RNA sequence: AGAGUUUGAUCCUGGCUCAGAACGAACGCUGGCGGCGUGGUUAAGGCAUGCAAGUCGUACGAACCUUGUGAUGGGUAACUUGAUCAAGGUUAGUGGCGAAAGGGUCAGUAAUGCAUGGGUAACGUAUCCCGAGCACAGGGAUAGCGGCGGACUUCGGUCCUUUGCGAAAGUGCCGGUAAUACCUGAUGAUAUUCACGAGUCGCAUGGCUUGUGGAUCAAUGGGUGGGGAUCUUCGGACCUACCGGCUUGGGAGCGGCCCAUGUCCUAUCAGCUUGUUGGUGAGGUAAUGGCUCACCAAGGCAUCGACGGGUAGCGGGUGUGAGAGCAUGACCCGCGACAUCGGGACUGAGACACUGCCCGGACACCUACGGGUGGCUGCAGCAACGAAUAUUGGACAAUGGGCGAAAGCCUGAUCCAGCGACGCCGCGUGGAGGAGAAGCCUUUCGGGGUGUAAACUCCAAUAGUAGACUAGGAAGCAAUCCCGCCUAAUAUGCGGGGGCGUUGACCCGUCUACGAAAGGGCCGGCUAACUCCGUGCCAGCAGCCGCGGUAGACGGAGGGCCCUAGCGUUGUUCGGAAUUAUUGGGCUUAAAGAGCGUGUAGGCGGUCCGGCAAGUGUCUUGUGAAAUCCCUCGGCUCAACCGAGGAACUGCUUGGCAAACUGCCGGACUUGAGGCAGGUAGAGGCGACUGGAACCUUAGGUGGAGCGGUGAAAUGCGUAGAUAUCUAAGGGAACGCCAGUGGCGAAAGCGGGUCGCUGGGCCUGUUCUGACGCUGAGACGCGAAAGCGUAGGGAGCAAACGGGAUUAGAUACCCCGGUAGUCUACGCCGUAAACGAUGCGCACUAGGUACAGGAGUCUCUGACGGCGCCUGUGCCGAAGCAAAAGUGUUAAGUGCGCCGCCUGGGGAGUACGGCCGCAAGGCUAAAACUCAAAGGAAUUGACGGGGGCUCACACAAGCGGUGGAGCAUGUGGCUCAAUUCGAAGCAACGCGAAGAACCUUACCCGGGUUCAAAUCUUGGGAUGCCUGCCUAGAAACAGGUUCUGGCUGCUCUUCGGAGUGAAACCUUGAUCGGUGCUGCAUGGCUGUCGUCAGCUCGUGCUGUGAAGUGUUGGGUUAAGUCCCGUAACGAGCGAAACCCUUGUCGUUAGUUGCCAGCGAGUAAUGUCGGGGACUCUAACGAGACUGCCGGUGUUAAACCGGAGGAAGGUGGGGAUGACGUCAAGUCCUCAUGGCCCUUAAGCCCGGGGCGGCACACGUGCUACAAUGGGGUGAACAGAGCGACGCGAGGCCGCGAGGCGGAGCAAAUCGCACAAAUCACUCCUCAGUUCGGAUUGGAGUCUGAAAUUCGACUCCAUGAAGUCGGAAUCGCUAGUAAUCGCGUAUCAGCCAUGACGCGGUGAAUGUGUUCCUGAGCCUUGUACACACCGCCCGUCAAGUCAUGGAAGCUGGGAGCACCCGAAGUCCGCUUGCUAACCCCUCGGGGAGGCGACGGCCGACGGUGAGCCCGGUGACUGGGACUAAGUCGUAACAAGGUA
Repeated sequence: AGAGUUUGAUCCUGGCUCAGAACGAACGCUGGCGGCGUGGUUAAGGCAUGCAAGUCGUACGAACCUUGUGAUGGGUAACUUGAUCAAGGUUAGUGGCGAAAGGGUCAGUAAUGCAUGGGUAACGUAUCCCGAGCACAGGGAUAGCGGCGGACUUCGGUCCUUUGCGAAAGUGCCGGUAAUACCUGAUGAUAUUCACGAGUCGCAUGGCUUGUGGAUCAAUGGGUGGGGAUCUUCGGACCUACCGGCUUGGGAGCGGCCCAUGUCCUAUCAGCUUGUUGGUGAGGUAAUGGCUCACCAAGGCAUCGACGGGUAGCGGGUGUGAGAGCAUGACCCGCGACAUCGGGACUGAGACACUGCCCGGACACCUACGGGUGGCUGCAGCAACGAAUAUUGGACAAUGGGCGAAAGCCUGAUCCAGCGACGCCGCGUGGAGGAGAAGCCUUUCGGGGUGUAAACUCCAAUAGUAGACUAGGAAGCAAUCCCGCCUAAUAUGCGGGGGCGUUGACCCGUCUACGAAAGGGCCGGCUAACUCCGUGCCAGCAGCCGCGGUAGACGGAGGGCCCUAGCGUUGUUCGGAAUUAUUGGGCUUAAAGAGCGUGUAGGCGGUCCGGCAAGUGUCUUGUGAAAUCCCUCGGCUCAACCGAGGAACUGCUUGGCAAACUGCCGGACUUGAGGCAGGUAGAGGCGACUGGAACCUUAGGUGGAGCGGUGAAAUGCGUAGAUAUCUAAGGGAACGCCAGUGGCGAAAGCGGGUCGCUGGGCCUGUUCUGACGCUGAGACGCGAAAGCGUAGGGAGCAAACGGGAUUAGAUACCCCGGUAGUCUACGCCGUAAACGAUGCGCACUAGGUACAGGAGUCUCUGACGGCGCCUGUGCCGAAGCAAAAGUGUUAAGUGCGCCGCCUGGGGAGUACGGCCGCAAGGCUAAAACUCAAAGGAAUUGACGGGGGCUCACACAAGCGGUGGAGCAUGUGGCUCAAUUCGAAGCAACGCGAAGAACCUUACCCGGGUUCAAAUCUUGGGAUGCCUGCCUAGAAACAGGUUCUGGCUGCUCUUCGGAGUGAAACCUUGAUCGGUGCUGCAUGGCUGUCGUCAGCUCGUGCUGUGAAGUGUUGGGUUAAGUCCCGUAACGAGCGAAACCCUUGUCGUUAGUUGCCAGCGAGUAAUGUCGGGGACUCUAACGAGACUGCCGGUGUUAAACCGGAGGAAGGUGGGGAUGACGUCAAGUCCUCAUGGCCCUUAAGCCCGGGGCGGCACACGUGCUACAAUGGGGUGAACAGAGCGACGCGAGGCCGCGAGGCGGAGCAAAUCGCACAAAUCACUCCUCAGUUCGGAUUGGAGUCUGAAAUUCGACUCCAUGAAGUCGGAAUCGCUAGUAAUCGCGUAUCAGCCAUGACGCGGUGAAUGUGUUCCUGAGCCUUGUACACACCGCCCGUCAAGUCAUGGAAGCUGGGAGCACCCGAAGUCCGCUUGCUAACCCCUCGGGGAGGCGACGGCCGACGGUGAGCCCGGUGACUGGGACUAAGUCGUAACAAGGUA
């Protein structure tokens, strides 16, 4: 720091996704140790059990225990009873302090909270500290205790079922008792309060200090220790020390209250409020205050968001981030709130009180049914909930808290331990050497990988376990000693120091022996890491793109990459995301400028001067708690962690200074703005009047058959007289020409003329005001068309509707009609692609040009023209901007001000709610769900029922065919045991097949074989092989035979043989073989577009880029052929040329070819001698190049015409086929990956089939005849082929052919007579002397073999067919047509095919409208699998979410009324009542308690509504789904833009 993903590719916009960090986490797999942290996020739902707040005997009485004492009684005594007192200990109660802290949680709370900064002149404060002072005299109660039961009794008491009532909790009556409990009185001030003053200060009320006088209010001399004199009831008084009490001033710390600022979402919550806002008075409080009450006034709050709804504890901080921010508030710290839910007060310094009280509710438990008890959101723990969160541990040793004089007690605060990889940090699982083992994986079979990894050798030793040893965390407390202080005191006490003894839950160190420990994820791209096998759109994966129909993406394995006691996944937050943009975005076309104006609030605002100091700057004061973060240093072996210091905390606040800028106040100005005056253009608006053309209607005339309408028609009108035409009248609407890219208006919009009323603009001016300005949320007004209401009007046009056509249909397009409407008035509606898809205003930033309006200047004037100025409307363009297209002084440039709007596509401008509307509907405006895109501009293609140019037997013009017939052949179909397979529009179909009777042959039936053939290998070893013969058989094959003949290696050899095993054979194991599958795994080859003129590259240039340019343009060509032009210059593959052939000539050569001349010969023939002239042959050359002339053309290329020439503009023909397209064809030519078969899907053989035939199609042949057929005669080719061959002459046969064999490996011989043609003749228009199918018979030839299934011959037979519907093919010259000849394959041939050869030999066109195809340019595009494309809507099916809905149901906040607990307050009181007062001692009073009444009041009830959910028959649309149905709406002019 970015990356992936929209496209064929590109740039942009824009969303989605990923890589990072973090977590109180959870889940999966795995798991050695330690340190430090951390751990119920869910049910503020419920809780068994234990513990979490007590303490003080130095406040008090009492009880009990121990010890001592020992009265009294008993006893001779020992002894016993044990009063009393003293000491020590324990503690139920009274009393004091604490219990309001500590600990937990985050339900509520959007402000009674929190944070920051202030205020309190409006306050409080127990304990603590400092200062001043005081503590006198009395009194009455009450807990505790005993009794209110029984039994026994020595009358002292003792015992029991635990004793009134009650089950229990609890509670009553009687009696007497203490205090630092309670009460009264006294004293009393600097305290409180009242009155009158003084001083001083302040922000108002007032504060502070002080004087005089009046009134009011205290206490416990209680405890402990010590003590000499005096007194004593022997307790003490008294003195003293400490502790305690009371009054008061101050302090510290802690609190109460008030103010300012900040503090989430929602306007689909816009108005809220009656104690409400203020005042006066009173009450209440520690204290201000409507805090409460009475009365008075009618205020108060709110778009700077009141009120309502939703959500939420807040902060320090934490996570992330470059920061600004965003998110968050676990642990730790501060504040708040809460304690089962709701209400209430009491006590107290402090509470409306977590483990206090009262009441109500719910819940749970106990119960003897009468009543009671309880509150873990303390620590553990339980069930429940849940993805999920620990031990019913130890200790008060430390720190801290409560009480106490203290020892000490209590302390689930705390310190520790336990559990959990939950997090962070640290350590280890060994170190060094060691061949390239095995295994596994892979392989091109050679190897490669795992891999120094292992084994093995040497070395080392951590955690833990066991044993042994040791210091620290410990300071305190405290016998005792020393010093100081208090004191009368060497007592005591207090403070400091030393110190015998003593205190550890838990943790740490050293040595010895043994000695444990690696996994998880990933490997298609993003993103580091690749192969094999399995699977075969299955199973599965997936964060996004996407993988899977033979996979580096699934599963396994090997290998690799990353991290490591962890690794992954899921969830969440921030980041990336400049994707809410303050930093730091946009709005012509991507989402986005409101349809337009007027204007309120608000925001912003010209020049100069003076002042103030709010903003601003600078210095400063206080604060910003600690912790955290950062820096430095330090402590744990390091680190995490911890400590110290510093910095920081960007904030708020105090005071001073400055005055440039903003602001405020005052003054001045004219340039912004406006007024005034004079001109001026205009479809600006409104009203009234008026005009002509056209149209329709009505009336009349003329006229007489059609009119009208369309692509063509029809409906329609017309003999009842239309259309046409003339005259007159009426009616309504719109205003031709002028007219313009023109004018006016804010926009919508405005068009005949005249008049009236009226708005705005522009120009000019030595005129005035003096910033009066700009924008504009709400608001208000205007606002096309359609539509609505009422009343008119209605010519033309024309939704709906009717009819006619078109069509598969045609609820459309076309035609004939036609009603609302269109028009007017008044009132609604309020929307449009209301568009420049561009808000308004101001300023600045090159120009050119045209038009409109105005005034000016130059020439004497004017027309006209020149020049400059202002305003407007357009075009082209610099810079700049922009993704590009484009824009460009009329900005989309550069700035400022203000408003509106946008934030992926769909759902949806929809639902709900609200507002508006008569309605239609409008404005405002979501969510669930779903997709990985949707989009903009431009590029290259492709396509178009777009355009332009051009070409082609493409059409047209011609000639001949096909389609009809018969036959041949191929194909489909059908059949069959098999009819082998492939080819499928053009570009399959006389194609593969240039030869299916067997073979071929791949198919079928049957028989046979397990190797017919290549190679290697194991074992054997002369077994054997060839040839002949025999048997069975259809053959293959099987069997036989040493019966025939032959062969049998190499080395050694003593020639007997031995060894070996190459060949051959048998045998073993591999292989082999396959016309089996996949041409969509492939190579090669081929077809096709197309012999069309195209296809590209290098460098340069242009463009952000895809790309473009070149290759476009103007000419020209068969051609991207050439020329010119030119940001292109060149080049390549194609075209052309080179090559072959043919046409002319020359040279050379002259056999087998030729024969002019010479000679010879023959019946005749180049037959012979000879010749090279000619033809010819076959080699080399020449020739043609637009070279020459004329014209046209750009001085070009080129074209046209001409000359010459055998040939003229490529002379004709051939070979030659660019980049590519069609997943075109071929696995059955061949090659080949993968798969499949292996006694078969291989191989061999016999027979059959590939030839089957109701049909259909293609390609052909032969015909239908007289341009013909038959007969006779005559003439002229070329190119080929021939030895397993061609085969002459001759003979035989009607013939096919046979016999025979000359010649010829061929310019020599043969095939081989070419045929059409020509001449003569017959036929005379007919199913024929046309036509030859079919069939019968007889033959020939090839071949083992012609039955299925050959060709040919002869005789006989003599079918269809009389020129072919729709449709369709070929051909532009030696071509079509027509005629024959040859060759390959081949024994023969189903060849009419294919490939060649020559003979005869036309017609037509000189055009490009149309059909088909093609090329170039251009245009549109929503196509790119590229129009056989894309794509829309209904319907049908499934799934999902959602709206409406009679209702049903849950929750929330209020309102009104009823009931009214506890309790404060108020009132009342005939009940009860120790303290004080009075008293006649009986009592009375004051006060208290209690009862009663009242206000308020929780819970509860009733009622009418409001808000938010759930559910709901049925219903509405929406989204997504497989290849469903119907059509064809959109994208091209999408076929009606």